Context: one part of a larger RNA
RNA sequence: UUGGGCCUAAAGCAUCCGUAGCCGGUUCUGCAAGUCUUCCGUUAAAUCCAUCUGCUCAACAGAUGGGCUGCAGAGGAUACUAUAGAGCUAGGAGGCGGGAGAGGCAAGCGGUACUUAGUGGGUAGGGGUAAAAUCCGUUGAUCCGCUGAAGACCACCAGUGGCGAAGGCGGCUUGCCAGAACGCACUCGACGGUGAGGGAUGAAAGCUGGGGGAGCAAACCGGAUUAGAUACCCGGGUAGUCCCAGCUGUAAACGAUGCAGACUCGGUGAUGAAUAGGCUUCGUGCCUAUUCAGUGCCGCAGGGAAGCCGUUAAGUCUGCCGCCUGGGGAGUACGGUCGCAAGACUGAAACUU
Numbered sequence: 001u002u003g004g005g006c007c008u009a010a011a012g013c014a015u016c017c018g019u020a021g022c023c024g025g026u027u028c029u030g031c032a033a034g035u036c037u038u039c040c041g042u043u044a045a046a047u048c049c050a051u052c053u054g055c056u057c058a059a060c061a062g063a064u065g066g067g068c069u070g071c072a073g074a075g076g077a078u079a080c081u082a083u084a085g086a087g088c089u090a091g092g093a094g095g096c097g098g099g100a101g102a103g104g105c106a107a108g109c110g111g112u113a114c115u116u117a118g119u120g121g122g123u124a125g126g127g128g129u130a131a132a133a134u135c136c137g138u139u140g141a142u143c144c145g146c147u148g149a150a151g152a153c154c155a156c157c158a159g160u161g162g163c164g165a166a167g168g169c170g171g172c173u174u175g176c177c178a179g180a181a182c183g184c185a186c187u188c189g190a191c192g193g194u195g196a197g198g199g200a201u202g203a204a205a206g207c208u209g210g211g212g213g214a215g216c217a218a219a220c221c222g223g224a225u226u227a228g229a230u231a232c233c234c235g236g237g238u239a240g241u242c243c244c245a246g247c248u249g250u251a252a253a254c255g256a257u258g259c260a261g262a263c264u265c266g267g268u269g270a271u272g273a274a275u276a277g278g279c280u281u282c283g284u285g286c287c288u289a290u291u292c293a294g295u296g297c298c299g300c301a302g303g304g305a306a307g308c309c310g311u312u313a314a315g316u317c318u319g320c321c322g323c324c325u326g327g328g329g330a331g332u333a334c335g336g337u338c339g340c341a342a343g344a345c346u347g348a349a350a351c352u353u
Stems, first nucleotide, its partner, number of pairs: 004324003007307002012321001014201004021194003025088006033081002035077005041071002048066007091191001092188003095184003103177007110154002115149007125136002162169002206247006215241002220236004258320006266298004271293009302309002326353003335346004
């Protein structure tokens, strides 16, 4: 519960696709279901309203007339909605063109560093810390040179730069695939928006099977610190981190801001594209102006409890969905669905304050 809200107070689903539903550009014609109007019938009595009457008044009662609201029928109107038909091009989709990009998948190649093995040199320490010790070292460590192996990662470029629906994406090359922006005297012609259910994707950790394992490192073992130290610091170290196949489905999954459309002063950066002009070392170059798109900062009006937001709105409107309703109990119990499990989703109450 006909109300008010959802950046930070409770509240935007992690993200997208999409079924039903809801909503829907522009012109003409038809119909007349919704809608409007006239008439008629009905709408019991009581109640309600008006007038009159009866109890001395009133309440109350009676008479007459009327009305409310709903339904059915008949006639009419056609702006809007629905519907049928025919069109249009501003939304949307497609096509073509030259460009931008860490967008995805796969394969190949490369680079420094760490570790380790071999070998040469070399000698007594090294390492670590606030200080130490555990630890490594004369079976030759640390350090320097050369060679090999293996795994992981990708410095500089790098930029509130770019791309992607979100999660996310960064060495180089090639192949395949996808999306967005810009431009066009092209094509279709409302095909659109949102989206309950549903589907797909979804960091890290975790799980199953198989590989791999350099470094790092939960657990664990030592050394310190300390009253203690199940920690912070130090020496080790296993899962894991990496790859393939499958599962899980959650995050402060954040812009803590759902998606789409329209409208509402400006200033200043950097990114992509187009057009015009100028410069030019003629280069996919540089500068200026304009337009479009996305991305930052600052700000008018306006909004807001304020912080702040402010054409990328939290302003002014419209459509659709999701969600909230004091704190705790509790994202718990129970039931159900899913999962190998961990658990996830759905989700109370008593009681208390």
Model confidence (mean pLDDT): 88 of 100. A computed fold for a 353-nucleotide part of an RNA from a metagenome, annotated as small-subunit ribosomal RNA, central domain. RNAcentral holds the full RNA, with entries from SILVA.